A computed fold for a 119-nucleotide RNA from uncultured Porticoccus sp., annotated as Guanidine-I riboswitch aptamer.
[in-house]
RNA sequence: CAAAUAGAGCGCUAGGGUUCCGAUCCGUUGAGAUAUGAAAUCGAUGGAUGACUGGUCCGAGAGCACUCGACCUCUCAGUGGUAUCAGAGGUUACACGGCGGGACAAAAGCCCGGGAGAC
Numbered sequence: 001c002a003a004a005u006a007g008a009g010c011g012c013u014a015g016g017g018u019u020c021c022g023a024u025c026c027g028u029u030g031a032g033a034u035a036u037g038a039a040a041u042c043g044a045u046g047g048a049u050g051a052c053u054g055g056u057c058c059g060a061g062a063g064c065a066c067u068c069g070a071c072c073u074c075u076c077a078g079u080g081g082u083a084u085c086a087g088a089g090g091u092u093a094c095a096c097g098g099c100g101g102g103a104c105a106a107a108a109g110c111c112c113g114g115g116a117g118a119c
Stems, first nucleotide, its partner, number of pairs: 007068003011064002015058002020055002022052001023049009069092007094114001096117001100112003
């Protein structure tokens, strides 16, 4: 100086919006209420709202835990050597980061992206 490896899965969290559920508000309607009339409230239904706490849902390269994988070392047999299987231990480092765009219902620390850039 160059090359290769620095991985994958599952669960959760930070975070995220609003498809569904719920909640709140408004409208219609039945009950409340046989009758002159009527309220709170309950049910059905339509719409709106995520500066609605929530359930479902999405969710980290630089967050957490676990499992697998990879690499290194050791180890079992009457003795020595090689190989295989199994087992045990260790390692799996470091990491500041836009704008903008994309998907799903929509948004995001998701994806573009360990990108552009900075040091």

Description: It matches the Rfam family "Guanidine-I riboswitch aptamer". Its family is annotated with regulation of gene expression in the Gene Ontology. On this family, see Barrick et al., Proc Natl Acad Sci U S A 2004: "New RNA motifs suggest an expanded scope for riboswitches in bacterial genetic control". Its mean pLDDT, the model's own confidence on a scale to 100, is 79. The sequence was found by an Rfam model in a public genome assembly.